[in-house]
RNA sequence: UUCUUAUCCAGAGUGGUUGAGGGACAGGCCCUUUGAAACCACGGCAACCCCCCUUCGGGGAAGGUGCCAACUCCGACAGAGAAGGUUUCUGGAAGAUAAGAA
Numbered sequence: 001u002u003c004u005u006a007u008c009c010a011g012a013g014u015g016g017u018u019g020a021g022g023g024a025c026a027g028g029c030c031c032u033u034u035g036a037a038a039c040c041a042c043g044g045c046a047a048c049c050c051c052c053c054u055u056c057g058g059g060g061a062a063g064g065u066g067c068c069a070a071c072u073c074c075g076a077c078a079g080a081g082a083a084g085g086u087u088u089c090u091g092g093a094a095g096a097u098a099a100g101a102a
Base pairs, nucleotide, nucleotide: 001102002101003100004099005098006097007096008095013042014041015040016039017038021031022030023029027074028073043068044067045066048064049063050060051059052058053057072094077091078090079089080088081087082086
């Protein structure tokens, strides 16, 4: 990097360095000098791998990852409904994470 499978309406932040962007991607809408992103320290959430009981199910959190604004922020493509220039729903695509494989 690619493929397969599973999940994505829950949850969880302070300090330091630094100093202008960030939220993957049209567009929208947000966050941000009352400090973005990044890095560091400490803390936390969750429970995919993992551990225990006994497989279903339940429990745990030492270790490997992940995560800690907003439903994956909404949305794009296709379809359906209500409605009347808005809104709801379904599916798909894309993306993210994990485990396995090449």
A computed fold for a 102-nucleotide RNA from an Acidimicrobiia bacterium, annotated as SAM riboswitch aptamer (S box leader). Taxonomically the source falls in Acidimicrobiia (Bacteria, Bacillati, Actinomycetota). It matches the Rfam family "SAM riboswitch aptamer (S box leader)". Gene Ontology term of the family: regulation of gene expression. Of the family's consensus pairs, 97% are formed in the model.